The prediction has a mean pLDDT of 78. A computed fold for a 90-nucleotide RNA from an Anaerolineales bacterium, annotated as Glycine riboswitch aptamer. The sequence was found by an Rfam model in a public genome assembly.
RNA sequence: CUCUGGAGAGACGACAACUGUGGGCUAGCCACGGGCGUCGCACCGACGGGGCAACCCCAGCAGGGGCAAUCUCUCAGGUUUAGGACAGAG
Numbered sequence: 001c002u003c004u005g006g007a008g009a010g011a012c013g014a015c016a017a018c019u020g021u022g023g024g025c026u027a028g029c030c031a032c033g034g035g036c037g038u039c040g041c042a043c044c045g046a047c048g049g050g051g052c053a054a055c056c057c058c059a060g061c062a063g064g065g066g067c068a069a070u071c072u073c074u075c076a077g078g079u080u081u082a083g084g085a086c087a088g089a090g
Base pairs, nucleotide, nucleotide: 001090002089003088004087005086010041012040013039014038015037018034019033020032021031022030023029042079043078044077048075049073050072051071055066056065057064058063
């Protein structure tokens, strides 16, 4: 690099570009929907980022420093056809 596998969490609220169907007294009017996106609240943990146990190091003591994860925080990110730590094969 290629192929394969690969989890979690919103049918939420407001606004809303744009747009569908029907009606229609033609006024860009009415009714019922979809909805880019923004904000709010809630939620997730598997890109990234932060935190630490054993242990190791410094120190006379007190204490200080180093250090992992799928643990933890949730800043970033995400809440369903996209992304993805990681695993297997070539």